[in-house]
Molecule: c-di-GMP-I riboswitch aptamer
Organism: Neomoorella humiferrea
RNA sequence: UUACACUCAAGGCAAACCUGGCGAAAGGCAGGGGCGCAAAGCCAUGGGCCUAAAGCCCUUUCAUGGGUUUUAACGCCAGUUGGCGUA
Numbered sequence: 001u002u003a004c005a006c007u008c009a010a011g012g013c014a015a016a017c018c019u020g021g022c023g024a025a026a027g028g029c030a031g032g033g034g035c036g037c038a039a040a041g042c043c044a045u046g047g048g049c050c051u052a053a054a055g056c057c058c059u060u061u062c063a064u065g066g067g068u069u070u071u072a073a074c075g076c077c078a079g080u081u082g083g084c085g086u087a
C1' cells in the first nucleotide's frame, strides 16, 4: 500500500420512544434512552429521498384543489479520510 475480516485492544457514535425549547413543515438542539453501527467519521458535489407556511402561476362551485419556489436529512447509494487484527 492492497485485500479480507469484525469486538479481540484503546475507544467512539446513538434508532425508536420520553421530557423541555426552536421551526409553518421536513427537521434540528439539550437531557434521558439504546435499536443498531468499522466508517453510524467528513462532505449536500452527483443520483435518490423529505418539506411547502408565506410568495407566484393555474383551476375554481370562491369552499378549496393542483403546480412551482425557500429548505431538510448522509443511520440511502456514490465520493473522501480512517482503527485493531490477518494475509
Stems, first nucleotide, its partner, number of pairs: 002087003006083001012037002017032004022027001035075001041080002045078003055068004